[in-house]
RNA sequence: AGCGAACGUUAGCGGCGGGCCUAACACAUGCAAGUCGAACGAGAAAGUGGCUUCGGCCAUGAGUAAAGUGGCAGACGGGUGCGUAACACGUGGGUAAUCAACCCAGCGGCGGGGGACAACCUUCCGAAAGGAGGGCUAAUACCGCAUACGUCCGAGAGUUCUUCGGAGCUUUCGGGGAAAGGGGGCGCAAGCUCUCACCGCUGGACGAACCCGCGGCCCAUCAGCUAGUUGGUGAGGUAACGGCUCACCAAGGCUAAGACGGGUAGUUGGUCUGAGAGGAUGAACCGCACGAGUGGGACUGAGACACGGCCCACACACCUACGGGUGGCAGCAGUUGGGAAUCUUGCGCAAUGGGGGAAACCCUGACGCAGCGACGUCGCGUGGAGGACGAAGGCCUUAGGGUUGUAAACUCCUUUUUUCAGGAAAGACUUAGGACGGUACCUGAAGAAUAAGCUCCGGCUAACUACGUGCCAGCAGCCGCGGUAAGACGUAGGGAGCAAGCGUUGUCCGGAUUUACUGGGCGUAAAGAGCGCGUAGCGGUCUGUUAAGUGUGAAGUGAAAUCUCUGUGCUCAACACAGAAACUGCUUCGCAUACUGGCAGACUUGAGGAAUGCAGAGGCAACUGGGAAUUUCCUGGUGUAGCGGUGAAAUGCGUUGAUAUCAGGAGGAACACCCAUGGCGAAGGCAGGUUGCUGGGCAUUAUCUGACGCUGAGGCGCGAAAGCGUGGGUAGCAAACAGGAUUAGAUACCCUGGUAGUCCACGCCCUAAACGAUGGAUACUAGACGUAAGAGGUAUCGACCCCUCUUGUGUCGCAGCUAACGCAUUAAGUAUCCCGCCUGGGGAGUACGGCCGCAAGGUUGAAACUCAAAUGAAUUGACGGGGACCCGCACAAGCGGUGGAGCAUGUGGAUUAAUUCGAUACUAACCGAAGAACCUUACCCAGGUUUGACAUCGAAGGAAAGGCCUAGAGAUAGGUCCCCCUCCCACAAGGAGGCCUGAAGACAGAUGUUGCAUGGCUGUCGUCAGCUCGUGCCGUGAGGUGUACGGUUAAGUCCGCCAACGAGCGCAACCCACGUUUUGUGUUACCAGCGAGUAAAGUCGGGGACUCACAAGAGACCGCCGGUGUAAGCCGGAGGAAGGUGUGGAUGACGUCAAGUCAGCAUGGCUCUUACGCCUGGGGCUUCACACAUGCUACAAUGGGCGAAACAAAGGGCAGCAAUACCGCGAGGUGGAGCCAAUCCCAAAAAUACGCCCCCAGUUCAGAUUGUAGUCUGCAACUCGACUACAUGAAGGCGGAAUCGCUAGUAAACGCAGGUCAGCUAUACUGCGUUGAAUACGUUCCCGGGUCUUGUACACACCGCCCGUCAAGUCACCUGAAUCGUCUUCACCCGAAGUCCGUGGCCUAACCGCAAGGAGGGAGCGGCCGAAGGUGAGGGGGGUAAGGGGGACU
Repeated sequence: AGCGAACGUUAGCGGCGGGCCUAACACAUGCAAGUCGAACGAGAAAGUGGCUUCGGCCAUGAGUAAAGUGGCAGACGGGUGCGUAACACGUGGGUAAUCAACCCAGCGGCGGGGGACAACCUUCCGAAAGGAGGGCUAAUACCGCAUACGUCCGAGAGUUCUUCGGAGCUUUCGGGGAAAGGGGGCGCAAGCUCUCACCGCUGGACGAACCCGCGGCCCAUCAGCUAGUUGGUGAGGUAACGGCUCACCAAGGCUAAGACGGGUAGUUGGUCUGAGAGGAUGAACCGCACGAGUGGGACUGAGACACGGCCCACACACCUACGGGUGGCAGCAGUUGGGAAUCUUGCGCAAUGGGGGAAACCCUGACGCAGCGACGUCGCGUGGAGGACGAAGGCCUUAGGGUUGUAAACUCCUUUUUUCAGGAAAGACUUAGGACGGUACCUGAAGAAUAAGCUCCGGCUAACUACGUGCCAGCAGCCGCGGUAAGACGUAGGGAGCAAGCGUUGUCCGGAUUUACUGGGCGUAAAGAGCGCGUAGCGGUCUGUUAAGUGUGAAGUGAAAUCUCUGUGCUCAACACAGAAACUGCUUCGCAUACUGGCAGACUUGAGGAAUGCAGAGGCAACUGGGAAUUUCCUGGUGUAGCGGUGAAAUGCGUUGAUAUCAGGAGGAACACCCAUGGCGAAGGCAGGUUGCUGGGCAUUAUCUGACGCUGAGGCGCGAAAGCGUGGGUAGCAAACAGGAUUAGAUACCCUGGUAGUCCACGCCCUAAACGAUGGAUACUAGACGUAAGAGGUAUCGACCCCUCUUGUGUCGCAGCUAACGCAUUAAGUAUCCCGCCUGGGGAGUACGGCCGCAAGGUUGAAACUCAAAUGAAUUGACGGGGACCCGCACAAGCGGUGGAGCAUGUGGAUUAAUUCGAUACUAACCGAAGAACCUUACCCAGGUUUGACAUCGAAGGAAAGGCCUAGAGAUAGGUCCCCCUCCCACAAGGAGGCCUGAAGACAGAUGUUGCAUGGCUGUCGUCAGCUCGUGCCGUGAGGUGUACGGUUAAGUCCGCCAACGAGCGCAACCCACGUUUUGUGUUACCAGCGAGUAAAGUCGGGGACUCACAAGAGACCGCCGGUGUAAGCCGGAGGAAGGUGUGGAUGACGUCAAGUCAGCAUGGCUCUUACGCCUGGGGCUUCACACAUGCUACAAUGGGCGAAACAAAGGGCAGCAAUACCGCGAGGUGGAGCCAAUCCCAAAAAUACGCCCCCAGUUCAGAUUGUAGUCUGCAACUCGACUACAUGAAGGCGGAAUCGCUAGUAAACGCAGGUCAGCUAUACUGCGUUGAAUACGUUCCCGGGUCUUGUACACACCGCCCGUCAAGUCACCUGAAUCGUCUUCACCCGAAGUCCGUGGCCUAACCGCAAGGAGGGAGCGGCCGAAGGUGAGGGGGGUAAGGGGGACU
């Protein structure tokens, strides 16, 4: 794009078309084929009129109806799609092998006789259908005879043509064979004439029959078929040829160019699609063929083996008096049934056409019309114009607005359509007659009136929002949507598309160059056969000839319709008509001869032969070797305790003497070195030596043949290893097997043994990653470098060397090709020829069948079902129990811990009314929390409250707060006391504002939910050195280059080189602290010198030197020297407080983890609103069989206790720090100087050093737990604070597997301070100083990271992907004992109807005969054939199926 469509939904009109695709299932009823009186005989009735003796008669109806004889037509027209793979159809031919009614033309006739049978009458049988006997009768019915131009048969002659078979024409003789009348006119008649019929012959036309070439379906898992089969002779038969049929003879015929068999199917013109070539299809219309319930058969006839004829059989249905009969819608309507599905039991012969007739006319479900159904197509309409910066309503909203939308309303107008009324055709002719039809059409009137839906809106694909839903419900053509913000589901608003339709389903073509003729491929994607020999296919150069292919011209044909173009007619269009073109084809004739082919001749370059040489693991057979060497076994010697084997072992061997070693012997297999990107062979493959036989190749010569060539479906042969059969052989090795190990297991890998086998001979098997994953042949197309064989040149005394050519074998590389990788004269380039093979993955190289095989198995080789992929090459990542390089407290080297104990803290779990919530590998777990008794607080219980604890507006009002009393657990409630301020204005009144109360309502509020809707912030990789961009270049592209390489660095830091050149974010530096120093300043800090002064003391005067403080500078840059290096840099040195980043901090690239946080804050959506908000009291977050994490304190003598003595830094302090003093054993109390701090206070630093005691023990260690008594904070220490004193004195004696931190002022040890804070569960956190180590060989290993490279079937990226068994379920398939239909073949039996043949007896009008009888005919009977049926055997295909098998999916 199309449809004979169907389904859903919707529906105003008309024109033209089309309408059982299924059950060729069965059919009620009506109609569909008759007509002719001008062929013939016969011939009613009703009705009407008249008469009547009332019984009837006459006339008319009427020579009518009905029937019969006879003629023509019922072989056409109409319907169907069963069969048919065929001369059925199409196309072109042939018939010298034919027929032909009606029609036309021509020639010639039409004479004279005869006998019957229907109808009718009558008798009878039968229920009916129907039938029998007797009698009468006509003809264009039937039968002799006559005639015979043509004609037919037989015999003969001549001539023309020919496909050589024969045919036509002329002619002679003999024989056979016709006819029908009817009507009209004239006429007395005879007869004449016209016309329609009739007969013979010839020709034509229409039509029919037969034959042939070519063309058009599938299956080879159908490969062989055939006995009337193929041919001949003769006969029969036919309109006619012919095995069409028969007898005899011969043994043929068809087939890979597909016979035979099976499946499917009417076929063509055409139709649909397509650019075309093609593909699909064969409704309607036209042609041809086929069948008419199924099967068989003939009759009649010009024509049939006959749809509405006959006979028979069968099935079905109907009638029946049970004896017997009747029927055939695949004609038009219609019915049942089937089905998703397909119409009226209409009108008319007016037209067109057909049959009959002389005609009038009759018949015609052909046909012309109408009806039904949107089934299709074409046309029309459902209104037109105006009408708001835009009504209402709806929807959305950023709340402003937007949109529906000029849409509506409203105003004016029109009338196609609709309704009503009036008129009214053409189609019809020489003519009466119009179904359609009172229709088309015309005129008038009324009135916007009667008339819009369907699908879609994620992409493809035009069209977007809201709500609902929440992987549900659902959608879906493909991709895919839906798990709480869905443009994809449902609804709404809006929009898009088409429109009386719109969607869906089905089907066909296209897109699909996805079967490739046009127009594809086969190294790796599917695809080159394992290799050769060889039949069909293709084929070198020249000449001649032919003209088959080929080209060209002409003629015939290619039906019409259709398609295309032009025009015409319906108002247009669809539609119809006319003309043209086209129908790409086939046939015939002529011409051309380049190419292909045929024939003939020649040639040498392809191919082959010859000669001369050459190399070689080419093949086969026989013989042979230890030459170099080995294993094993046997014998003997030497010799002693092990050997062997492995990652480590064990099994095993060995004191009966192994292993080791020496000598001798046996036997088998294999042939070291040479040996090589060396050689040979078609491939498989080939390796000790010798001999024999033998195949192939190369070079040279240019001597011979003269296209002898290439390829190769089938076919034939060869064909590694393993395997099989028979017989040998067996040293080593070694499936199976046994044992030992390993392991969770180990039917494996490892070890010890070991049988087939490996070897030989003969015979099979026939497959391999049989690979170059690359079929063979020929030609052409840059090169470079090896290597093997040969020849030539040059050179030399000669051999090498060097150069050239040919053949083979390799590596690299240009053009070209390729998806890329790559190939590249040994092509995967450019071409030709031939063969093989491919067409998504799985199922499956499986099943079934065939062939081969002893078997194993091989070969050929599907389908159902299932998936939306499977695959190739390359890219970027990620990953690897891959490689290279490098780094990090990563390991190692060290020091100290954790894991064991007690306690503290956090978490899990359990518990609970609640134990609020979050954080969960590293990167949660002394984390949010820098302080849970109340508060905090979010949780629970109870009591309250509802515009609210808080914000804004708010009618109205005036303070509010606060004090006291009462009730209550309190919140709260009640009472009482007290009672406004500022500004404007002089006051008052009034107004405004601040503050407070406050009805109703807007609203507040939520630590409710979503961190997977978010912002912000944070953790981690990681302070790792990376991450990118612009331009250029490379690549089809993803992408690469830059950023790789060589060095160097802490560093993508820098240098060198480079198709790259530059740049950005990172690194580094800039910032802070510490370390040295200068300058300035000099109190509250400092005190050298001067003075004063004390028991002592910077205490005082003073000083500005020092320390220190606060500022601003300097200083370090591989700068200098030496070495090394191209350089960057590195190493060493000097100087320096500091040296190669000086140390520490702050600083965290692109990104990753949907990492963490909605409970810090902010925030979208959702949810609650007398509650999920708010207030209050109490409780809980503090529980406790247990598990984990982080810590503290210890286990002691490097220690504990006591005494006395030293040395810090950094902080904090007014609701504060608090001195001296006094009290208390102490926590602390009393008290309050001083200090808003370099001034005063906290404040004592501690480890340490000194002295004394303890003496290795559960202790003078350790301090848990518990009791008692207190202190402090605070409304309040019960749940649930800290501290003090006295008493108590648990576990614990250095900690399993495992695991953590740290590289120098670091670890370790020691104390001090701060924040939070009323107090404190702080042993935490953040800082500060004091004392102060050990070790690093090194990068193999563990972990993490970086760069390059490699492999990948991973990309959610190895925590990936993924395989098989088992269990269960579902599904299709294969097989299957058996069983049930069906089709078909063969053999035999029976044998209807019927043709043909035969026929004693029987019957018999026409002719012959006076007659008897005969000729001829018939029935009957017999025979051949013969449908259906029966029996037996076989084959094909199908259904069901116990059981069995493998497969797919979950």